[in-house]
RNA sequence: UUCUCGAAACGGCAAACCCGACGAAAGUCGGGGACGCAAAGCCAUAGGGCCUUCUGGCGGUGUCACGACACCGCCAUGGCAGCCUGGUUCCCGAA
Numbered sequence: 001u002u003c004u005c006g007a008a009a010c011g012g013c014a015a016a017c018c019c020g021a022c023g024a025a026a027g028u029c030g031g032g033g034a035c036g037c038a039a040a041g042c043c044a045u046a047g048g049g050c051c052u053u054c055u056g057g058c059g060g061u062g063u064c065a066c067g068a069c070a071c072c073g074c075c076a077u078g079g080c081a082g083c084c085u086g087g088u089u090c091c092c093g094a095a
Base pairs, nucleotide, nucleotide: 005093006092012037013036017032018031019030020029021028022027035082041088042087043086046085047084048083049080050079051078056075057074058073059072060071061070062069063068
């Protein structure tokens, strides 16, 4: 000095919940708040998983004036990096 690693310290982030904004929703952003976190920094066009279904597509059922309409199911082009693996960058330095 680097890697593995994670004691201590300086600091950092911020779950649930509440308020406001955006969104159809999932969720995101801001403020409060701390359950936790050594990457709880970043990447969703690396893989898997999960959440959502306004529009659109497919299928089904019903109604129909045969033009269509309603309902149900499925499908991410929407999300989650605080679900896991992976990629990438970074503070400190005991064992």

This is a predicted structure of a 95-nucleotide RNA (c-di-GMP-I riboswitch aptamer) from a Planctomycetota bacterium.
It was read from a public genome assembly, where an Rfam model found it.
Rfam family: c-di-GMP-I riboswitch aptamer. From the family's description: GEMM was predicted in a large-scale screen for bacterial structured RNA regulatory elements.